The RNA shown here (transfer RNA) has 73 nucleotides and comes from a Deltaproteobacteria bacterium. Taxonomically the source falls in Myxococcia (Bacteria, Pseudomonadati, Myxococcota). Its Rfam family is "tRNA". It is annotated as a transfer RNA. The coordinates come from a structure-prediction model, not an experiment, and the mean pLDDT is 81.
RNA sequence: GGGUCGGUAGCUCAGCUGGUAGAGCGCCUGCCUUUUAAGCAGGAUGUCCUGGGUUCGAAUCCCAGCCGACCCA
Repeated sequence: GGGUCGGUAGCUCAGCUGGUAGAGCGCCUGCCUUUUAAGCAGGAUGUCCUGGGUUCGAAUCCCAGCCGACCCA
RNA backbone atom coordinates (compact mmCIF):
# COMPACT_ATOMS: atom_id res chain seq x y z
C1' G A 1 0.00 0.00 0.00
C1' G A 2 -4.23 -3.64 -1.30
C1' G A 3 -8.14 -6.95 0.49
C1' U A 4 -11.62 -9.11 4.20
C1' C A 5 -14.18 -8.69 8.80
C1' G A 6 -15.61 -5.73 12.84
C1' G A 7 -17.12 -0.78 15.90
C1' U A 8 -24.61 -1.27 19.32
C1' A A 9 -25.69 -0.39 27.53
C1' G A 10 -20.10 -0.51 32.34
C1' C A 11 -18.26 -5.70 29.98
C1' U A 12 -19.31 -9.74 26.27
C1' C A 13 -22.52 -9.84 22.28
C1' A A 14 -27.59 -10.37 19.41
C1' G A 15 -30.57 -7.31 16.26
C1' C A 16 -34.55 -11.06 10.26
C1' U A 17 -37.22 -8.19 4.71
C1' G A 18 -35.50 -0.37 6.43
C1' G A 19 -40.71 1.04 10.53
C1' U A 20 -39.90 4.08 18.15
C1' A A 21 -33.00 -0.85 20.24
C1' G A 22 -32.39 -6.07 23.14
C1' A A 23 -30.04 -10.42 26.04
C1' G A 24 -26.47 -12.42 29.57
C1' C A 25 -23.15 -10.68 33.27
C1' G A 26 -22.60 -6.37 36.16
C1' C A 27 -25.10 -2.03 38.80
C1' C A 28 -29.38 0.04 42.05
C1' U A 29 -33.83 -0.92 45.37
C1' G A 30 -36.80 -4.30 48.18
C1' C A 31 -37.74 -9.32 50.17
C1' C A 32 -35.53 -13.67 52.13
C1' U A 33 -31.20 -15.50 54.65
C1' U A 34 -26.42 -16.71 60.11
C1' U A 35 -23.88 -13.94 55.92
C1' U A 36 -21.61 -8.57 51.89
C1' A A 37 -22.76 -14.84 49.04
C1' A A 38 -26.89 -17.65 46.84
C1' G A 39 -32.21 -17.17 45.76
C1' C A 40 -36.82 -14.19 44.56
C1' A A 41 -39.23 -9.52 42.82
C1' G A 42 -38.70 -4.81 40.70
C1' G A 43 -35.73 -0.81 38.41
C1' A A 44 -32.09 2.47 35.80
C1' U A 45 -28.70 3.11 31.73
C1' G A 46 -27.47 4.07 24.67
C1' U A 47 -24.08 10.37 20.24
C1' C A 48 -26.09 2.34 17.43
C1' C A 49 -17.63 5.14 15.74
C1' U A 50 -17.85 10.20 12.77
C1' G A 51 -19.64 13.06 8.51
C1' G A 52 -22.56 13.06 4.15
C1' G A 53 -26.17 10.69 0.63
C1' U A 54 -30.80 7.77 -0.64
C1' U A 55 -35.77 7.33 1.59
C1' C A 56 -42.05 9.36 4.14
C1' G A 57 -38.72 6.76 7.51
C1' A A 58 -31.73 4.34 8.34
C1' A A 59 -28.22 0.67 13.77
C1' U A 60 -29.77 -1.67 9.01
C1' C A 61 -28.76 0.52 2.09
C1' C A 62 -24.69 3.75 -0.55
C1' C A 63 -20.05 7.03 -0.27
C1' A A 64 -15.90 9.10 2.45
C1' G A 65 -13.14 9.19 6.94
C1' C A 66 -11.35 7.29 11.92
C1' C A 67 -10.14 3.05 15.04
C1' G A 68 -9.21 -2.40 15.78
C1' A A 69 -8.20 -7.61 14.08
C1' C A 70 -6.62 -10.87 10.25
C1' C A 71 -4.59 -12.05 5.21
C1' C A 72 -1.48 -10.54 1.00
C1' A A 73 2.54 -7.46 -0.70